A computed fold for a 540-nucleotide part of an RNA from an uncultured prokaryote, annotated as small-subunit ribosomal RNA, 5' domain. The full RNA is in RNAcentral, with records from ENA. The coordinates come from a structure-prediction model, not an experiment, and the mean pLDDT is 85.
Context: one part of a larger RNA
């Protein structure tokens, strides 16, 4: 000099864009943060209103409702944190002939016919509660057999070609292995009163191939410190058989062999999430890893599996532990390193805000619902950037102040005064972009038997904004409301007077102060930066 997620002191007008617990991965009150689908399925209130009434109630409507339940998809994403980890965790480049991949896309085949349950509901029992338990009824795109199998997989018996371990292509026989329906429209063919079978559109279901996306595993190389850590290792190193996994493998197991690593630093110990990047520097290098993006790990602590395409699962389950809470003492409930917020720790870090209008995500055919992701607003000079606090003229160089060699000099065009301007703030009025979709309708095209539907293109109409009456624009008034901080001995830009008298004090280094201190304190003057200025800490 540059820099910072900064803090502290003094000061503080406005705006834009960013950033904001670096410490206790300490403990958490309260609210919200993951739901959705009635176009998968069965059930199904009440208030209110109306009618009747024997005044007990009943019926209709509310109700294609609310609601919970079964079922599907999602909940493995998104969001947080950096404790652990020196490791194939990360980065980079490869391998997978050792693998999986829900939803999505392209292509091909199929979607036939049956069965038995369990919730909800109802009726008993237990319990303070959480909840548990017995009997009975019932539906499905829930569950289970059967049939069928273009591929495919597995198995059994085989053949051929290519090839890089279980790969690809081709080929024969046999066996095993699937499925579910929902909804809209129509009458061309059959029956026919609506319409049914049927046809047809859309969404599904099942099997196979391929793609895309995501993931698993393995390998080469690379990036901390310590030798005042020199030896480490028994599933250890390898083999065979078996098991396990989506998948190679001591991953696990039985047996066999005795190996494997290490001074090119094993082992041990300390420290640490890694990277894109950020800071500095001419560069080489050094330091760092906040925000944003990629990967990893974790979710009170430790362990475990279940479900599932995917988890060994932050707002799931089970076990153990610590802690907190409820209890009828028998037993239960909980997990903010999600967003706010509280206590605590600390030099120190914000609102228990608004909205789903946009972008994105989940579910749904859609309308839509959910979304503390996100978009915004609030707080903080924490940072960067921009603007303002007025401009021009104005000398008898006024008053005052300081100083003086008493003549003056400086403050100083500074002020007063004159003429202007109108940024920002204030007031009044107007007032956005961000909005395109969706929906309705017309038309054209596709599908189809079809001018129904459904899908797509185009036109028209209509609806949707948290921010926000904000930005922005116009007008109004008036210089009015808006300057401080540090320094002045040398380094280092900037000098004098008074006070003090090795005292009080200053200080980054050298050093100042013991009676004329440009170094302490105050005044005047000056220098620097400026809504900031200094100090401290840290890095180069």
């Nucleotide at each position: 000099g540059a820099a910072u997620g900064a803090a502290c002191g003094c000061u503080g007008g406005c705006g834009g864009c960013g950033u904001g617990c670096c410490u206790a991965a300490c403990a958490c009150a309260u609210g919200c943060a993951a739901g959705u689908c009635g176009a998968g399925c069965g059930c199904g209130a009440a208030c209110g209103u109306g009618a009747c009434u024997u005044c007990g109630g009943u019926c209709a409507u509310u109700a294609u409702u609310a609601g919970a339940g079964c079922g599907g998809c999602g909940a493995a994403c998104g969001g947080g944190u950096g404790a652990g980890u020196a490791a194939c965790a990360c980065g980079u480049g490869g391998a997978u002939a050792a693998u999986c991949u829900a939803c999505c896309u392209g292509g091909g085949g199929g979607u036939g016919g049956g069965g038995g349950a369990c919730a909800a509901c109802u009726u008993g029992g237990g319990g303070a509660a959480a909840c548990c338990u017995g009997g009975g009824c019932u539906a499905a795109u829930a569950c289970c057999g059967c049939a069928u199998c273009c591929g495919u997989u597995u198995c059994a018996c085989g053949g051929g070609g290519c090839u890089u371990u279980g790969g690809c292509c081709u080929u024969g026989u046999g066996a095993a292995g699937a499925a579910a329906g929902a909804u809209g429209g129509c009458c061309u063919c059959u029956g026919a009163u609506u319409c049914a079978a049927g046809c047809u559109g859309u969404c599904g279901c099942u099997c196979c191939c391929a793609g895309a996306u995501g993931a698993g595993u393995c390998c080469g190389c690379g990036g901390c410190u310590g030798a005042u850590u020199a030896g480490c290792u028994u599933g250890u190193u390898g083999g065979u058989g078996g098991g396990g996994u989506a998948a190679a493998g001591g991953c696990c197991u039985a047996c066999c062999a005795a190996g494997g690593c290490a001074a090119c630093g094993a082992u041990c110990a300390g420290u640490a999430g890694c990277c894109g990047g950020c800071c500095u520097g001419a560069g080489a290098g050094g330091g760092c890893g906040a925000u944003c993006g990629g990967c990893c790990a974790c979710a009170c602590u430790g362990g475990a599996a279940c479900u599932g395409a995917g988890a060994c699962a932050c707002g799931g389950u089970c076990c153990a532990g610590a802690c907190u809470c409820c209890u009828a003492c028998g037993g239960g409930a909980g997990g903010c390193a999600g967003c706010a917020g509280u206590g605590g720790g600390g030099a120190a870090u914000a609102u228990u805000g608004c909205g789903c209008a946009a972008u994105g995500g989940g579910c749904g055919a859609a309308a839509g619902c959910c979304u503390g992701a996100c978009g915004c607003a609030g707080c903080a000079a924490c940072g960067c950037c921009g603007c303002g606090u007025g401009g021009a003229g104005g000398a008898u160089g006024a008053c005052g102040g300081u100083u003086u060699u008493c003549g003056g000099a400086c403050u100083g065009u500074a002020a007063a005064c004159u003429c202007c301007u109108g940024u920002c703030a204030g007031g009044u009025g107007g007032g956005a972009c961000g909005a395109a979709a969706a929906g309705a309708u017309g038309u054209c095209g596709g599908u189809c038997a079809a001018u129904a539907u459904c899908c797509g293109g185009c036109g028209u109409c209509c609806c949707u904004g948290a921010c926000g009456g904000u930005a922005c624009c116009a007008c109004c008034a008036g210089a009015g409301g808006a300057a401080g901080c540090c320094c002045c001995g040398g380094c280092u830009a900037a000098c004098u007077c008074c006070g003090u008298g090795c005292c009080a004090g200053c200080a980054g280094c050298c050093g100042c102060g013991g009676u004329a201190a440009u170094a302490c304190g105050g005044g005047g003057g000056g220098g620097g930066c400026u809504a900031g200025c200094g100090u401290u800490a840290u890095u180069c």